Transfer RNA, 71 nucleotides, folded computationally. The same sequence occurs in records of 6 taxa. Rfam family: tRNA. Rfam classes the family as a transfer RNA.
């Protein structure tokens, strides 16, 4: 420098063009003499720009980080 994978709440992980979804964390609330465990309920995310598309997390494109491979 080329090539190939990939990036989504705080964390792992779905969602294969049509309301971004679960766990666990973390608040609050019930239970509890206190914690703890149980149950309820909230709160938060598609790396960035630009395309197509009626619509993009998803297609294309350049850009940025990460890994892996070649020279």
């Nucleotide at each position: 420098u080329c090539c190939c994978g990939g990036g989504u709440c705080g964390a792992c992980u779905a969602a294969g063009g049509g309301c971004a979804a679960g766990u666990c964390c973390a608040c609050a609330g019930a239970u509890u003499u206190u914690g703890g465990u149980u149950c309820u309920g909230u709160u938060g995310a598609u790396g960035g720009g630009g395309g197509u598309u009626c619509g993009a997390a998803u297609c294309c494109u350049c850009c940025c980080c990460c890994g892996g491979g070649a020279g």